[in-house]
The RNA shown here (c-di-GMP-I riboswitch aptamer) has 98 nucleotides and comes from a Gemmatimonadota bacterium. NCBI's taxonomy places the organism under Bacteria, Pseudomonadati, Gemmatimonadota.
RNA sequence: CUGCGACAAAGGCAAACCCGGCGAAAGCCGGCGACGCAAAGCUUCGAGGCUACGGUCUGCGCGCGAGCUGCGCGGGCUACGCCAGUCGGGCCGCCGAA
Numbered sequence: 001c002u003g004c005g006a007c008a009a010a011g012g013c014a015a016a017c018c019c020g021g022c023g024a025a026a027g028c029c030g031g032c033g034a035c036g037c038a039a040a041g042c043u044u045c046g047a048g049g050c051u052a053c054g055g056u057c058u059g060c061g062c063g064c065g066a067g068c069u070g071c072g073c074g075g076g077c078u079a080c081g082c083c084a085g086u087c088g089g090g091c092c093g094c095c096g097a098a
Base pairs, nucleotide, nucleotide: 004096005095012037013036018031019030020029021028022027035085041091042090043089045088046087047086048083049082050081054078055077056076057075058074059073060072061071062070
């Protein structure tokens, strides 16, 4: 230095629930709290997953002379939003048994 990860040592992080805040939501931030984690440190490069404000298509209803357009409710699709504690990649990193 690399690999590896102990009934080692010193430590670290912090799931869910709950409370407050932001957000349309997924989710994020802070507090409490520990399910767990040898990278549960950082980073969206690849894959996968989550949400759908908005956009688009459509069903029903209403309005109108017809048709277009519009409004309300619902449904499908869609990321520029999100997940690093989904996996892989990249970067940095404590200790030293077998």